[in-house]
RNA sequence: CCAGACGGCCGGAUGGCCGCUUUCGGCUUGGGAUAACUCAAGCCGGGGGAGGAAAGUCCGGGCUCCACCGAAACACGGUGCCGGGUAACGCCCGGCGGGGGCGACCCCAGGGAAAGUGCCACAGAAAGCAAACCGCCGGCCCGCGCGAGCGUGGCCGGUAAGGGUGAAAGGGUGCGGUAAGAGCGCACCGCGCGGCCGGUAACGGGCGCGGCACGGCAAACCCCACCGGGAGCAAGACCAAAUAGGAGCGGCAGGCCCCUCGGGGCCGGGCGUGUUUUGGCGCCGUCGCUCGGGUAGGUCGCGCGAGGCGUCCGGCAACGGACGUCCUAGAUGAAUGGCCAUUCAUCCGCUUCACCGCGGAGGACAGAACCCGGCUUACAGGCCGUCUGGCGCC
RNA sequence: GGGCGCGUAGCUCAGCGGGAGAGCACUACGUUGACAUCGUAGGGGUCACUGGUUCAAUCCCAGUCGCGCCCACCA
Numbered sequence: 001c002c003a004g005a006c007g008g009c010c011g012g013a014u015g016g017c018c019g020c021u022u023u024c025g026g027c028u029u030g031g032g033a034u035a036a037c038u039c040a041a042g043c044c045g046g047g048g049g050a051g052g053a054a055a056g057u058c059c060g061g062g063c064u065c066c067a068c069c070g071a072a073a074c075a076c077g078g079u080g081c082c083g084g085g086u087a088a089c090g091c092c093c094g095g096c097g098g099g100g101g102c103g104a105c106c107c108c109a110g111g112g113a114a115a116g117u118g119c120c121a122c123a124g125a126a127a128g129c130a131a132a133c134c135g136c137c138g139g140c141c142c143g144c145g146c147g148a149g150c151g152u153g154g155c156c157g158g159u160a161a162g163g164g165u166g167a168a169a170g171g172g173u174g175c176g177g178u179a180a181g182a183g184c185g186c187a188c189c190g191c192g193c194g195g196c197c198g199g200u201a202a203c204g205g206g207c208g209c210g211g212c213a214c215g216g217c218a219a220a221c222c223c224c225a226c227c228g229g230g231a232g233c234a235a236g237a238c239c240a241a242a243u244a245g246g247a248g249c250g251g252c253a254g255g256c257c258c259c260u261c262g263g264g265g266c267c268g269g270g271c272g273u274g275u276u277u278u279g280g281c282g283c284c285g286u287c288g289c290u291c292g293g294g295u296a297g298g299u300c301g302c303g304c305g306a307g308g309c310g311u312c313c314g315g316c317a318a319c320g321g322a323c324g325u326c327c328u329a330g331a332u333g334a335a336u337g338g339c340c341a342u343u344c345a346u347c348c349g350c351u352u353c354a355c356c357g358c359g360g361a362g363g364a365c366a367g368a369a370c371c372c373g374g375c376u377u378a379c380a381g382g383c384c385g386u387c388u389g390g391c392g393c394c
Numbered sequence: 395g396g397g398c399g400c401g402u403a404g405c406u407c408a409g410c411g412g413g414a415g416a417g418c419a420c421u422a423c424g425u426u427g428a429c430a431u432c433g434u435a436g437g438g439g440u441c442a443c444u445g446g447u448u449c450a451a452u453c454c455c456a457g458u459c460g461c462g463c464c465c466a467c468c469a
Base pairs, nucleotide, nucleotide: 001390002389003388004387005386006385007384008383009382010381012343013342014341015340016339017338018337020049021048022047023046024045025044026043027042028041029040030039031038032037051365055376056375058374059373060372061371062370063232064231065230066229076228077227078226079225080224081095082094083093084092085091096110097108098107099106100105111223112222116221117220118217119216120215133163134162135159136158137157138156139155140154141153142151143150144149171189172188173187174186175185176184190212191210192209193208194207196205197204198203236300237299238298239297246291247290248289249288250287251286252285254267255266256265257264258263269284270283271282272281273280307326308325309324310323311322312321313320314319344363346361347360348359349358350357395465396464397463398462399461400460401459404418405417406416407415412449420436421435422434423433424432442458443457444456445455446454
């Protein structure tokens, strides 16, 4: 210098003007009988005001309500090598095993297939306590040939070394062996079983034995171990109009006649029961006051928290502990914006061998809504650190 | 804001891990003087997208995108 791996960080900067939201202080006016205090409106001044993902809502918790005497079991769902961290997790850290890369390093839903069930299409002779299509080998027969022998043939048997099918064909390579073959025998590798050694463990190393018996799929059912009550801030709590409806109390009933003007007597509505008549049954008024539920609306929940930053200590690390320091958005049709100037990264055009110079463009993904720890997804451009491979120079 | 469900042909929908299908629609031919009906034949697919598990994925798992439904109190 080129190519790359890993980790961390930033997510334009400064100034001016005009706005938005929230909060604090002061003044003025008005209300609450005065004052204190408080509420409302206006004016002035000060402070705070999006993110690494605020996103997807995929996990785990806090908080709230509901259910439940407690625990266990069943069902259902989830997780799955080992050890550690954590409030908890499917997250993180460190190891182990497998795979990839020359390497730094990266990836893995990574328990159990000798508990059982199921599936393995098509192709292929045979696909799960395997199988003989071609080939190879032996025997008999047949045919040809004078014969040694040969095969376009038939039958019986041996053979999983070769061909072919398939994702997969019942260990692999080599030597021996054999009629041809075959763990048939041997060596190495693989596999299984049993001790030993190291390690907390996953696991690793080595020894002996066994010729091999045990294909794959559990992101198929299932088995084993562990975890899990349900719903979610539109949870939930409080205050509380108008109208309608509910409960209680009190008042008032329409028409006609008589009368000594105090009053008395008589008659009585509408709707439904399919229609008409009669009878029966059921329902129904108006005004005022009070009470409770509850809607609109409002207040709380609502930001001091498993909190941020710095130093030291323990630990390989995740993380933990001690001390110091800071308070940092809380809307509810939902604020965090707009303009101007300078400047930074980037891009384009002109000029130039190039640097320089001039002019122009222009800022990724995206925006809180109860909060927190993670994961995943989106993201222009840039900075820092550690490391690997190659080339060159000293 | 929170909780669920669905994406397969132009439309409506099926589809126990192995061939992508049905009805309507479309095209051609036949039938008819002509049309409709009917009959025969045919075309048409990114199974929303991207990865993973598996010999093999529309189906199983994860992520992304799009669409739809529900929600305060009482009944």

Predicted 3D model of RNase P RNA and transfer RNA as a complex of 469 nucleotides.
It holds a member of the Rfam family "Bacterial RNase P class A". It is annotated as a ribozyme.